Predicted 3D model of a 348-nucleotide RNA (Bacterial RNase P class A) from an Alcanivoracaceae bacterium. Rfam family: Bacterial RNase P class A. It is annotated as a ribozyme. Of the family's consensus pairs, 96% are formed in the model.

């Protein structure tokens, strides 16, 4: 040169001009004016976890139900996230995992094929008997090596042995159990012994096991203010309400269901946070710990934009615009920049 893994950033900044919305201060005609200052995104998006906050409420127990699943750690917590183990891929840098249990139980796997889960003899082999010219032809016992059928057929090759064959027996290697060795731990080592070791696959199939789980949700809740019909009917009393379902225990005295009639404005909740940013210190890292200086949207039919210039290596453009907050996954996507690692191919 070139083609690739990974991880980090940036999404504009400065000046005038005009126009929106908070907030402070001032002056005032009390609803207006001057000034200052501050004003979306890496995903704000899906509403998919997990939470902070309010409200119900014995918030208690069971049971269902939902989740999660290799070890260790980080975190307010989690199905996040780190960082190791295995098993897969890839030449490598890496990258992926719904990674606990099939000897508790059921259940699924067409057809073929003898035989598909504690199966099993179709063609073969090999003995006997009986018939024949003749293992030819029945038949009866042994066999699981060899062939076929299948995705898959009961450890692999190799000697021995046998009527034949078979771990039947032996080497080797596979396996299964116990040690030793490292590791906190999944787990790994490569040595020791002991055993011929019959019984597969599938649990993002039912299910088992281990550990978690109240409910509802800012339209959550308070606080003013407005209005009326405190209306009519009907069911229950061993009832009936009590924040998802069932049952128990508690608590309460009514409770539900149908018609029919009135009112629905405002105030808060509403942004100081498990903050973000810098630095320093620990830690392989996730982070933590310490200090220092900060105030960074609070709209409500729903504000932040518009032109010119001009910096930057690039500001045009994609994907796109808060609504009670915040930590995270997932999906959409443009352009530019930095660092480290790989593999090839030329030259010195």
């Nucleotide at each position: 040169g070139a083609a690739g893994u990974u991880g980090g950033u940036c999404a504009g900044g400065u000046a005038a001009u005009c126009g929106c919305g908070g907030a402070g201060u001032g002056a005032u005609u009390u609803a207006u004016c001057a000034u200052u200052u501050c004003g979306a995104g890496g995903a704000a998006a899906g509403u998919c976890c997990g939470g902070g906050c309010u409200c119900c409420g014995c918030a208690g127990g069971a049971c269902g139900c939902a989740g999660u699943g290799c070890c260790a750690g980080a975190u307010a917590a989690c199905g996040u996230c780190u960082g190791g183990g295995a098993a897969g891929c890839g030449u490598g840098a890496g990258c992926u995992u719904a990674c606990g249990g099939c000897u508790a139980g059921u259940g699924c796997a067409g057809c073929a094929g003898a035989g598909a889960g504690a199966a099993g003899a179709c063609c073969g082999c090999c003995a006997g008997u009986a018939u024949u010219u003749a293992u030819u032809u029945a038949u009866u016992g042994g066999u699981a090596a060899g062939g076929g059928u299948g995705a898959a057929a009961g450890g692999g090759u190799g000697c021995g042995g046998u009527a034949a064959g078979a771990g039947c027996g032996c080497a080797c290697c596979g396996c299964a159990u116990g040690g030793u060795u490292g590791g906190u731990a999944a787990c790994a080592a490569u040595u020791c012994a002991u055993g011929g070791c019959g019984a597969g696959g599938u649990a993002a199939a039912c299910c088992c096991c281990a550990c978690u789980g109240g409910g509802a949700g800012c339209a959550a809740g308070a606080c003013c203010a407005a209005a009326u019909a405190g209306g009519a009917a009907a069911a229950c009393a061993a009832u009936g309400c009590g924040u998802g379902g069932u049952c128990c225990g508690c608590g309460c005295a009514g409770u539900u269901u149908u018609c029919g009639g009135g009112u629905a404005g405002g105030u808060u909740g509403c942004u100081u946070g498990a903050g973000g940013c810098a630095u320093a210190c620990a830690g392989u890292g996730a982070u933590g710990u310490a200090u220092u200086g900060u105030c960074c949207a609070g709209a409500u039919g729903a504000a932040u934009g518009a032109u010119u210039g001009u910096c930057u290596u690039a500001a045009a453009a994609a994907c796109a615009g808060g609504a009670c907050c915040c930590g995270g996954c997932u999906u959409a996507u443009u352009g530019g920049c930095c660092a480290a690692c790989u593999u090839c191919u030329u030259u010195u």